[in-house]
C1' cells in the first nucleotide's frame, strides 16, 4: 500500500414502536427502544423513491413540477475501527 470480513478483541450506529419539539408535506432532531449494520460514516454526481408548500393549470377538491426530502434502495466519490491475506 492493495485485497479482504472466517473466528475473535475493543468499541460504535440504531429499525419499527413511543413521546416531546419542528415542518405545508415527505422528512427531520432529542429522549426511550434494538430490527438490523464492517462502513447502517460523510457527499444528493447518476439512476430510483416519498412529498407538492410556492408556481403553472384544471368546472374542481384536477393535473404537472423540487428550489423540499430519502446515504437503512441501487451505483457513484471521499475518509475510516479491529483481523486475516
Nucleotide at each position: 500500500u492493495c485485497c479482504u470480513g472466517a473466528a475473535a478483541a475493543a468499541g460504535g450506529c440504531a429499525a419499527a414502536c413511543u413521546u416531546u419539539u419542528u415542518g405545508a408535506a415527505a422528512g427531520a432532531a432529542a429522549a426511550g427502544g434494538a430490527c438490523g449494520c464492517a462502513a447502517a460514516a460523510c457527499c444528493a454526481c447518476g439512476g430510483g423513491c416519498c412529498u407538492a408548500a410556492g408556481u403553472a393549470u384544471u368546472c374542481a377538491u384536477u393535473u404537472a413540477u423540487a428550489a423540499g426530502g430519502c446515504a437503512g434502495c441501487c451505483g457513484g466519490g471521499u475518509c475510516g475501527c479491529c483481523g486475516g491475506a
This is a predicted structure of an 85-nucleotide RNA (c-di-GMP-I riboswitch aptamer) from Planomicrobium okeanokoites. NCBI's taxonomy places the organism under Bacteria, Bacillati, Bacilli, Caryophanaceae, Planomicrobium. It was read from a public genome assembly, where an Rfam model found it.